[in-house]
Context: one part of a larger RNA
């Protein structure tokens, strides 16, 4: 000079856009933050209409009703936070997979047959302070579990085709054994499921080449160590694991230790090359009080799942239990420093559901904050006796200064009335002629915007004036109070310290402070 997630001092009119715990991965009060589906199933409360029977408010039945839980199916591994750890194939980019998997979507192909037996809810009984639980009984399914059938598959043995860098892969084929299901709705057309196979998409998994901080005041490091056979285990390659065998493997082109750090698209600064750096937005990774496991499942670092050990916090009837905001909001505390315990699912996007619709602190919005960019305003023309006031004076004077006063005007924001959106459709529903008609939906919102009245009225500071560096003069202090990036003022005339008047820069902002180029 330029920049900030900035912070402080002095000051502060509006608006639009953006950004807001960099520190304690410290601790958390309270309320939301993931459910949905009766068109997978079984029972069904309150309520209500009717009818009997009376003890006149009960009780029985029948009919609607349809809570609040229960088995099942997706979702809950997105989405949303954070950056402790990691210096690593974690991330960048370039590849391999003939060594893999992949639910819900998308095409194709074939099928969906006949059966059992349970377990919750429920009813009884028991036991507990709590959290809960135990035992009999009884029931249903798209829950379980056998059995037939196999377009195809997997598995073994086998004939042949192509074709690859190898182990091999494709493709017809033959024979053997093994391997499926589930229904609901319906306007009877049908539509959602269900199974098995191929293909595809999308996501994942694995592996290699190069790059990726700072110490040699860290020089040798390593027994599952480096390979090999065989085997387990994985979807899957591999010492990933295990028995055997062999002695290997890295390393001054820096192994091994030690510090420190999440990577990157980008920012910032620079004419560039390069140096800082990695907040908001996107990508990948990690992590969920701290450390260990595994379970379901198409997928799991499983925040708001489970079990085990510690720490801490809370209840307890002292036997035992419950917890986990690095989700949003709010508290405490730390700090120089960082917001509402807010409105809505109307858009958009996600999960459920054939749908209506439910859920969504994701996400739209609003709220606070000059932290930040931008924009816009605090009036505009005239106006000389150059008024008063101040400040200075060589006592004429001269500056402040056209600047105020006055006079004509304007009408941005602001106040106040009237009126008033877009964002909403290729949306959802009825209808029927299937591509028309009708309905119906706005937190933000009575905003934004337009009109009009009235009104110069309600809207300027801050830092600087010795040089660097634009701006200067009285006064007051008298090496004292002070200034002060750097030089360096101040010891009676200080343009440097204070305070007047005067200027100079910037401007709703300014100054210092830190940091970065």
């Nucleotide at each position: 000079g330029a920049a900030c997630a900035a912070a402080c001092g002095c000051u502060g009119a509006u608006g639009g856009c953006g950004u807001g715990c960099u520190u304690c991965a410290u601790a958390c009060a309270u309320g939301c933050a993931a459910g949905u589906c009766g068109a997978g199933c079984g029972a069904g409360a309150a309520g209500g209409u009717a009818g009997u029977g009376c003890u006149u408010g009960c009780a029985c039945u029948a009919c609607c009703g349809g809570a609040g839980a229960g088995c099942g199916g997706c979702g809950a591994a997105c989405g949303g936070g954070u950056g402790a750890g990691u210096a690593a194939c974690a991330c960048g980019u370039a590849a391999a997979c003939a060594a893999u998997c992949u639910g819900c979507c998308c095409u194709u192909a074939a099928g969906u047959u006949g059966g059992g037996g349970a377990c919750a809810a429920c009813c009884a009984u028991u036991c507990u302070a709590a959290c809960g639980a135990a035992u009999g009984g009884c029931u249903a399914a798209u829950a379980c579990c056998g059995a037939a059938u196999a377009u195809u598959g997997u598995u073994a043995a086998u004939u042949u085709u192509u074709c690859g860098c190898a182990u091999g892969a494709u493709a017809a084929g033959u024979u053997a054994a093994c391997g499926a299901a589930a229904g609901g709705c319906u306007u009877c057309g049908g539509c959602c499921g269900c199974u098995u196979a191929a293909g595809g998409a999308u996501g994942a998994g694995u592996u290699u080449g190069c790059g990726u901080c700072c110490c040699a005041u860290u020089a040798g490091c390593u027994a599952g160590u480096u390979g090999g056979c065989g085997g387990g285990g994985u979807a899957a390659u591999g010492g990933c694991c295990c028995a055997c065998c062999a002695a290997g493997g890295c390393a001054u082109c820096g192994a091994u230790g030690g510090g420190u750090a999440g990577c990157c698209g980008g920012c910032c600064u620079g004419a560039g090359a390069g140096g800082g750096u990695g907040a908001u937005c996107g990508g990948c990774c990690a992590c969920a009080u701290u450390g260990g496991g595994a379970c379901u499942g198409a997928g799991a670092u499983a925040c708001g799942g489970c079990c085990c050990a510690g720490a801490c916090u809370c209840c307890u009837a002292c036997g035992g239990g419950a917890g986990g905001c690095a989700g949003c909001a709010g508290u405490a505390g730390g700090g120089a420093a960082u917001u509402u315990u807010g409105c809505a699912c109307a858009a958009u996007g996600g999960g459920g559901g054939a749908a209506a619709c439910c859920c969504u602190g994701a996400u739209g919005c609003a709220g606070c904050a000059a932290c930040g960019c931008c924009a816009u305003g605090u009036g505009a023309g005239g106006g000389a006796u150059g008024a008063a006031g101040c400040a200075u004076u060589u006592a004429g004077g001269u500056g402040u200064g056209u600047a105020a006063a006055c006079c004509u005007c304007u009408g941005u924001c602001g106040a106040c009335a009237g009126g008033g959106a877009a964002u909403a459709a290729u949306a959802a529903c009825u209808g029927c002629u299937u591509g028309c008609a009708g309905u119906u939906u706005g937190a933000a919102u009575g905003u934004a915007c337009c009109u009009g009245u009235a009104a110069a009225g309600g809207a300027a500071g801050c830092a600087c004036c010795g040089g660097c560096u634009a701006a200067c003069u009285u006064c007051g202090u008298g090496c004292c109070a002070g200034c002060a990036g750097c030089c360096g003022c101040g010891g009676u005339a200080a343009u440097a310290c204070g305070a007047g008047g005067g200027g100079u820069g910037c401007a709703a902002g300014u100054g210092u402070u830190g940091u970065u180029c």
A computed fold for a 517-nucleotide part of an RNA from a metagenome, annotated as small-subunit ribosomal RNA, 5' domain. Its Rfam family is "Bacterial small subunit ribosomal RNA". Its family is annotated with ribosome and structural constituent of ribosome in the Gene Ontology. The prediction has a mean pLDDT of 84. The RNAcentral record of the full RNA draws on SILVA.